Predicted 3D model of a 73-nucleotide RNA (transfer RNA) from a Minisyncoccota bacterium. Model confidence (mean pLDDT): 81 of 100.
[in-house]
RNA sequence: GGGCUCGUAGCUUAGUUGGUAGAGCGCCUGCAUGGCAUGCAGGAGGUCGGGAGUUCGAGUCUCCCCGAGUCCA
Numbered sequence: 001g002g003g004c005u006c007g008u009a010g011c012u013u014a015g016u017u018g019g020u021a022g023a024g025c026g027c028c029u030g031c032a033u034g035g036c037a038u039g040c041a042g043g044a045g046g047u048c049g050g051g052a053g054u055u056c057g058a059g060u061c062u063c064c065c066c067g068a069g070u071c072c073a
Stems, first nucleotide, its partner, number of pairs: 001072007010025004019056001027043006049065005
């Protein structure tokens, strides 16, 4: 220098044919217990790495950039 894969909540990640973003762990509150652990119920937390484009509508499609991994030279 070139090819490919990936970037979504604090962490690990789903979202495959474009239709208003979910799960587990963690965090907060309540209940049960004398208390802890634990169990149950509820809640907060993201605008999807950055920007532009296409579209009525983009996490998803196109282009550029940034970062990580991998292969080739």

Its Rfam family is "tRNA". Its family is annotated with triplet codon-amino acid adaptor activity in the Gene Ontology. It is annotated as a transfer RNA.
The RNAcentral record of the sequence draws on ENA.
The organism belongs to Minisyncoccota, within Bacteria.